About this RNA: A computed fold for an 84-nucleotide RNA from a Chitinispirillia bacterium, annotated as transfer RNA. It matches the Rfam family "tRNA". It is annotated as a transfer RNA.
[in-house]
RNA sequence: GCCGAAGUGGCGAAACAGGUAGACGCACGGGACUCAAAAUCCCGCGAUGGCAACAUCAUCUCGGUUCGAUUCCGAGCUUCGGCA
Numbered sequence: 001g002c003c004g005a006a007g008u009g010g011c012g013a014a015a016c017a018g019g020u021a022g023a024c025g026c027a028c029g030g031g032a033c034u035c036a037a038a039a040u041c042c043c044g045c046g047a048u049g050g051c052a053a054c055a056u057c058a059u060c061u062c063g064g065u066u067c068g069a070u071u072c073c074g075a076g077c078u079u080c081g082g083c084a
Base pairs, nucleotide, nucleotide: 001083002082003081004080005079006078007077010026011025012024019067028044029043030042031041032040046057047056048055049054060076061075062074063073064072
């Protein structure tokens, strides 16, 4: 230099013939149980604003297509693999 793959909450990892983003697990917070703890069970858990209802934003970054993009297209960044 060329080719390919990957990038999603704190971590791992789903959702992609375009249609509610974050299922599921771990971690974390609260509760039950216990003399106390572990284990187990229940509930919660992206960010910002708000007392709340709710609103806005958010899938590496910036654009494009579209009524609608994690998904398709372009450029870039990072990591990994292959070729030279």